About this RNA: This is a predicted structure of a 101-nucleotide RNA (SAM riboswitch aptamer (S box leader)) from uncultured Mesobacillus sp. The organism belongs to Mesobacillus, within Bacteria.
[in-house]
C1' cells in the first nucleotide's frame, strides 16, 4: 500500500491483584461474587492440506479470535418526527483491527 472480512462462534479452569473496553472527546459498560494480563482450554478457517471441484471436508502447521456489532456516537447524505438544530433510524465515509500479497 493493494484486496477480503468485521451481527455468528469460544471455560462455573489454574495464577495474579486494579484497573479494563485501541487512539481522542462524549456516552455506555465490566471489574475484590476478582476484571485486565499470564498459562491451561476452546472457536473459527485467511493462508495451509484432502478430494467426488462444491452451498464439499479436515485441523498438523504459520497467523488470529474467546464481555457489549470494530461496545455505540463523533464526518457526508437520506427518511420520519420535533420545529431556537434536537432526537430517532437507514446508507457511505473516516479511523482502527486480522489475514494474505
Nucleotide at each position: 500500500c493493494u484486496u477480503a472480512u468485521c451481527a455468528a462462534g469460544a471455560g462455573a479452569g489454574a495464577c495474579u491483584g486494579a484497573g479494563g473496553g485501541a487512539u481522542u472527546a462524549g456516552g455506555c459498560c465490566c471489574g475484590a461474587u476478582g476484571a485486565c494480563g499470564u498459562c491451561c482450554g476452546g472457536c473459527a478457517a485467511c493462508c495451509u492440506c484432502c478430494u467426488u471441484u462444491a452451498u464439499g471436508g479436515a485441523a498438523a502447521g504459520g497467523u488470529g479470535c474467546c464481555a457489549c456489532u470494530u461496545c455505540c456516537u463523533g464526518c457526508a447524505g437520506a427518511a420520519u418526527g420535533g420545529u431556537u438544530u434536537c432526537a430517532u433510524u437507514c446508507u457511505g465515509a473516516a479511523a482502527g483491527a486480522u489475514a494474505a500479497g
Of the family's consensus pairs, 97% are formed in the model. The RNAcentral record of the sequence draws on MGnify. Its mean pLDDT, the model's own confidence on a scale to 100, is 82.